[in-house]
Context: one part of a larger RNA
RNA sequence: GCCAGGGAGUGUGUCUGCUUGACGAGUCUAACCCGAGUAUCGGGGAAGGCACAGGGAAACCGACAUGGCCGCAGCAUCUUUGAUGCGAGGGCCGCCGUGUUCAAGCGCGGGGAGUCGAGCGGACACGACCCGAAUCCGGACGAUCUACGCGUCGGCAAGGUGAAGCGUGGCGAAAGCCGCGUGGAGGCCUGCUAGGGAUGGUGUCCUACAAUACCCUCCCGUGACCGCCGUGUAGGGGUGAAAGGCCCAUCGAGUCCGGCAACAGCUGGUUCCGACCGAAACAUGUCGAAGCAUGACCUCUGCUGAGGUAGUUCGUGGGGUAGAGCGACCGAUUGGAGGGUCUGACUCCGAGAGGAGUCAGCCCUCCUGUCGAACUCCGAACCUACGAACGCCGUAGACGCAGGGAGUCCGGUGUGCGGGGUAAGCCUGUGCACCGUGAGGGAGACAACCCAGAGUUUGGUUGAGGUCCCCAAGUGUGGACUAAGUGCGAUCGAAGGUGGUUCCGAGCCAUAGACAGCCGGGAGGUGAGCUUAGAAGCAGCUACCCGCUAAGAAUAGCGUAACAGCUUACCGGCCGAGGUUUGGAGCGCCGAAAAUGAUCGGGGCUCAAGUCCACCACCGAGACCUGACGACACACAUACGUGUGAUUCCGUAGGUCGGCGCUCUGUUCGGGUGGAAGUACGGGUGAGAACUCGUAUGGACCGAGCAGUGACGAUAAUCCUGGC
Numbered sequence: 001g002c003c004a005g006g007g008a009g010u011g012u013g014u015c016u017g018c019u020u021g022a023c024g025a026g027u028c029u030a031a032c033c034c035g036a037g038u039a040u041c042g043g044g045g046a047a048g049g050c051a052c053a054g055g056g057a058a059a060c061c062g063a064c065a066u067g068g069c070c071g072c073a074g075c076a077u078c079u080u081u082g083a084u085g086c087g088a089g090g091g092c093c094g095c096c097g098u099g100u101u102c103a104a105g106c107g108c109g110g111g112g113a114g115u116c117g118a119g120c121g122g123a124c125a126c127g128a129c130c131c132g133a134a135u136c137c138g139g140a141c142g143a144u145c146u147a148c149g150c151g152u153c154g155g156c157a158a159g160g161u162g163a164a165g166c167g168u169g170g171c172g173a174a175a176g177c178c179g180c181g182u183g184g185a186g187g188c189c190u191g192c193u194a195g196g197g198a199u200g201g202u203g204u205c206c207u208a209c210a211a212u213a214c215c216c217u218c219c220c221g222u223g224a225c226c227g228c229c230g231u232g233u234a235g236g237g238g239u240g241a242a243a244g245g246c247c248c249a250u251c252g253a254g255u256c257c258g259g260c261a262a263c264a265g266c267u268g269g270u271u272c273c274g275a276c277c278g279a280a281a282c283a284u285g286u287c288g289a290a291g292c293a294u295g296a297c298c299u300c301u302g303c304u305g306a307g308g309u310a311g312u313u314c315g316u317g318g319g320g321u322a323g324a325g326c327g328a329c330c331g332a333u334u335g336g337a338g339g340g341u342c343u344g345a346c347u348c349c350g351a352g353a354g355g356a357g358u359c360a361g362c363c364c365u366c367c368u369g370u371c372g373a374a375c376u377c378c379g380a381a382c383c384u385a386c387g388a389a390c391g392c393c394g395u396a397g398a399c400g401c402a403g404g405g406a407g408u409c410c411g412g413u414g415u416g417c418g419g420g421g422u423a424a425g426c427c428u429g430u431g432c433a434c435c436g437u438g439a440g441g442g443a444g445a446c447a448a449c450c451c452a453g454a455g456u457u458u459g460g461u462u463g464a465g466g467u468c469c470c471c472a473a474g475u476g477u478g479g480a481c482u483a484a485g486u487g488c489g490a491u492c493g494a495a496g497g498u499g500g501u502u503c504c505g506a507g508c509c510a511u512a513g514a515c516a517g518c519c520g521g522g523a524g525g526u527g528a529g530c531u532u533a534g535a536a537g538c539a540g541c542u543a544c545c546c547g548c549u550a551a552g553a554a555u556a557g558c559g560u561a562a563c564a565g566c567u568u569a570c571c572g573g574c575c576g577a578g579g580u581u582u583g584g585a586g587c588g589c590c591g592a593a594a595a596u597g598a599u600c601g602g603g604g605c606u607c608a609a610g611u612c613c614a615c616c617a618c619c620g621a622g623a624c625c626u627g628a629c630g631a632c633a634c635a636c637a638u639a640c641g642u643g644u645g646a647u648u649c650c651g652u653a654g655g656u657c658g659g660c661g662c663u664c665u666g667u668u669c670g671g672g673u674g675g676a677a678g679u680a681c682g683g684g685u686g687a688g689a690a691c692u693c694g695u696a697u698g699g700a701c702c703g704a705g706c707a708g709u710g711a712c713g714a715u716a717a718u719c720c721u722g723g724c
Base pairs, nucleotide, nucleotide: 001724002723003722004721005720006719011126012125013124014123015122016121017120018119019118020117021116022115023114026050027049028048032044033043034042035041054061055060064094067093068092069091070090074086075085076084077083078082095110096109097108098107099106100105129269130268132266136259137258138257139256140255141254147233148232149231150230151229153227154226155225156223158190159189160188161186165182166181167180168179169178170177171176195220196219197218200216201215203214204213235251237247238246239245272659273658274657275656276655277654282295283294284293285292286291297407298405299404300403301402302401303400307393308392309391311390312389313388314387315386316385317384318383319382323378324376325375330372331371332370335367336366337365338364339363340362342361343360344359345358346357347356348355349354411435412434413433414432415431416430417429418428419427420426440451441450442449455629456628457627459625460624461623465619466618467617468603469602470601474616476615477614478613479612480611481610487605488604496590497589498588500587501586502585503584504583505582506581507580508579509578517574518573519572520571521570524546525545528542529541530540553568556567557566558565630649631648632645633644634643635642636641660713662710664708665707666706667705668704669703670702671701678697679696680695681694682693683692684691685690
């Protein structure tokens, strides 16, 4: 890993709701007793419980066996789509009990339905659907490992160094010092002695030789040394040259057993089929935030009995957003002109009072340029309340009321409008839609984007999107653009730049010849004046005239020390038809950088298979239409069935309903050695759980109906056990 087997809402008690049965103003027995065919059963047993009266804290007081009206179902009558009368239950009044109480009013209650049993749904207490901690506590067992202590005992090749002391020689007044010997100290030195340790290789190994090993290297090796044996210290305790180390492969509190099925708001799992409906991820509270309760939302049941209102239009009201505006307020905010008995500063005149002027601020008038979530003279769409009409739903029971059962309390995305943030597949609001709980077609693949809401089956038509091939359908028609493979992407890459190209407009020049090019002229007064060493068109300053002309600057640029020289403006000639400037539009181009190999889904595509405009045809879904069938509701028939009906029939959590299968029991009825169960293979039926038949094997039990019963259904729990 696979297969087989096992594996999870159970029991008791109390409360509550529904269903059903018995009796009913009552109902039920409990313990216990007697009997018997002795756990069953039959007969007794009302002690007691609940109900029959409530109100009040209590003292205490103590209610309609019915007065009126409306009216559903039902019944009766009639002139029968209906009307009228009666009208259980129901509703509205009236009346009554009690508490409060000066009173009024208000609260609770009142015109008899309960009790017991069984089944089911739920709640609570218990292990309480199952498995799952790390913990906490108790009592025992451990120092044969290891830590430390104690006792007896044992072990340490060889070599080196050479302390004290002693001897002797020398020196010295002495203390003493020095030399030479001798001597043999030391937590001394070397050391693969024995033995102990463990520095580096971060080597080998790392399902190992080994649950700590192997190899090389390294440290200690007469000492705080190493060791055998014996002995002591025990779990909040020991021991510790101290690392929270060690205390038997176990240590920030050992191990074993017990409390124990600890608790877990946390993770995982929770077993057959089908039918109808179908959520929530919000609000409030919470030592609340991974939980819970209540409400909202879902479902089922009962009651009531005639209206209801998601849609559209109209009428009457409400609203102050989008927009707009501010010569309508508040606040912000350009420039210019004019004025002012205003304020301040400065200058001038004056002895001073004061006067004149300049600038700035403020105010006014005129012109001009702008804004506001917390501005508004205005003001939509839209939303909303009420009423009406149409539509739709409703006696097959809507709307409403009451009760049983839930789930939900991490939501997400798109879009409209916000708040925060540089931004985010960001955080946080709100309306709608969708995913969640939604399949099908399209978007290459792709929860929420586009189309479209799937009962089963048949044939057709369309949607979004497409029609060269992969790949169903056009190498469709007419026109234009793009040359960048731009593009063929629902991914549009910015500011800025572009004499790439196409189109639309405007100004000016142009056959009296434009623009460009080529040829020629481009001169004189004069080297203007000043300045200056020089200044001659061209360092600088001033002025910038005149005449000859077709035209030619007191010179636009280069150049020289200054000249010279080369161009330009300007004019003529050659040439011969558009030229030039500017505004706008389309498609392109540059700008353009990312990590394993690229790409439009691919191939590939250029008057397109790209882009824009117009048009025709076709393809394309579970959508729509259509034949048949099923489910559902109702009516009629009830053996089968027939008819009618709706804008019905996707669905997680969840509610409700109907079935299939397994075990055993009772009962009724069957099968089996003329072959049961089981097993293997095959056929048939049913929507399915499943049922049934045949053949083979097998060799003794098995099944159906009804009523019960339960350790009753497994692909999942890092599930358990076994096999392979």

Source information
The part of an RNA shown here (large-subunit ribosomal RNA, domain II) has 724 nucleotides and comes from Halococcus sp. IIIV-5B. The RNAcentral record of the full RNA draws on ENA and SILVA. The coordinates come from a structure-prediction model, not an experiment, and the mean pLDDT is 84.